[in-house]
RNA sequence: AAUAACCUUUGCCAAACUUAACGAGAGUUAAGGACGGAAAGCUUCGGGCCUUAAUUAAUAUGUGGAAUAGGUGGCUGGGCUGCAUUU
Repeated sequence: AAUAACCUUUGCCAAACUUAACGAGAGUUAAGGACGGAAAGCUUCGGGCCUUAAUUAAUAUGUGGAAUAGGUGGCUGGGCUGCAUUU
C1' cells in the first nucleotide's frame, strides 16, 4: 500500500430542581440529577432577551428616565474546531 473476512458501535454534553460558594443583580462555578441535544464544542462580530450596584437629569429621597457596565452560545445569525457514515 492492496485484498479478504468480521464488526458497524463504544461513547459525549447536560435542562428543571436540590445543596454549597461567588455576585447589587441578571447569573456563574462545583457536586448531585436528566429535560433534551448530532455540534446543547469554543467565540459577543451582528440581532434578540435579561440585569443595572456605582454615576447622573427630574423629584416628595421613595420612585424612576438616561448613559454606561454586565449576563445569556441550551434564543439566534456569523466565524473557528471536532466526531461518525457514505462516495

The RNA shown here (c-di-GMP-I riboswitch aptamer) has 87 nucleotides and comes from a Piscirickettsiaceae bacterium. It was read from a public genome assembly, where an Rfam model found it. The prediction has a mean pLDDT of 76. The organism belongs to Piscirickettsiaceae, within Bacteria. It matches the Rfam family "c-di-GMP-I riboswitch aptamer". Gene Ontology term of the family: cyclic-di-GMP binding. From the family's description: GEMM was predicted in a large-scale screen for bacterial structured RNA regulatory elements.